RNA sequence: UGGAACCAACAACUCAAGUGGCAGGAACGGGGGAACCAACUACCGGUCGCCCAGGCGAACAGCCGAAGCGGCCUUGGGGUGAAGCCCGCAUCUGCGGGCCGGACGUCUCCAGUCCGAACCCGACAGCUCACCUCGUCGGCUCAACAGGAGAAAGC
Repeated sequence: UGGAACCAACAACUCAAGUGGCAGGAACGGGGGAACCAACUACCGGUCGCCCAGGCGAACAGCCGAAGCGGCCUUGGGGUGAAGCCCGCAUCUGCGGGCCGGACGUCUCCAGUCCGAACCCGACAGCUCACCUCGUCGGCUCAACAGGAGAAAGC
């Protein structure tokens, strides 16, 4: 900086302090999820297996196979997060610009500097009472510099 801190059963080590921390408590922050409302009848992918309406066939051979069920996948869609949108040029993944969002000593505005990653779900997701569920991490704290206007606090 941030929602990311507190209590604590209990075990081990320890003289102690302390370290850990429950299918735990309470708090904080997310996700899913009715009605009303809103939006829309345009999206609903790939692959493998099971099952099976039916079709081809002379066939109780063989082949094809809608619907249904299940597994896996991620170029659709969605979520956490500031981490996105648009345009131009290049073209294989970059350069430039604009807008927007975030950080930069308590708050607001201007100027300036920097950042716009990563991860997750798996064809599914508007809002959302009840209800269900997840998380409480991580990073920074070396040096120098740090403008303007206002506010708060302190004196």